A computed fold for a 72-nucleotide RNA from a Mycoplasmatota bacterium, annotated as transfer RNA.
NCBI's taxonomy places the organism under Bacteria, Bacillati, Mycoplasmatota.
Rfam family: tRNA. The family's RNA type in Rfam is transfer RNA.
The sequence was found in a public genome assembly.
RNA sequence: GGAACUAUAGCUCAGUGGGAGAGCACUUGCUUGACGUGCAAGGGGUCGUGGGUUCAAGUCCCUCUAGUUCCA
Numbered sequence: 001g002g003a004a005c006u007a008u009a010g011c012u013c014a015g016u017g018g019g020a021g022a023g024c025a026c027u028u029g030c031u032u033g034a035c036g037u038g039c040a041a042g043g044g045g046u047c048g049u050g051g052g053u054u055c056a057a058g059u060c061c062c063u064c065u066a067g068u069u070c071c072a
Base pairs, nucleotide, nucleotide: 001071002070003069004068005067006066007065010024011023012022013021018055026042027041028040029039030038048064050062051061052060
């Protein structure tokens, strides 16, 4: 210098155009002599930035940023 992939909850991730989610973690209650386990409920999101397409975008297209990998 060139190319590919990745970016969604605190962490790890799913999500092939119309409902934003799972596990773990966290909070509260129940359970226990207590802790843990278990059960129930709950909080938590500018879906990396900016723009485009569309009636409608986490999802499709472009730019930029960051990270990873490959080639030179």